[in-house]
Molecule: transfer RNA
Organism: Planctomycetota bacterium
RNA sequence: GCCACCUUAGCUCAGUUGGUAGAGCAUCGCUUUUGUAAAGCGAGGGUCGAAGGUUCAAGUCCUUUAGGUGGCU
Numbered sequence: 001g002c003c004a005c006c007u008u009a010g011c012u013c014a015g016u017u018g019g020u021a022g023a024g025c026a027u028c029g030c031u032u033u034u035g036u037a038a039a040g041c042g043a044g045g046g047u048c049g050a051a052g053g054u055u056c057a058a059g060u061c062c063u064u065u066a067g068g069u070g071g072c073u
Base pairs, nucleotide, nucleotide: 001072002071003070004069005068006067007066010025011024012023013022019056027043028042029041030040031039049065050064051063052062053061
């Protein structure tokens, strides 16, 4: 220098053909218990790495760009 892949909640990851952004764990509250743990129920937490474009509508498609992983030279 070139190619491919990854970036979504505090962490690990889903997200189908473009159509209201989700799960598990963690955190907080409640129930249960003599009490703790466990269990059950509920709540908070995101503008999807950044910028722009296409579209009635973008996490998803296109362009540029940042970081990371792997490969080639």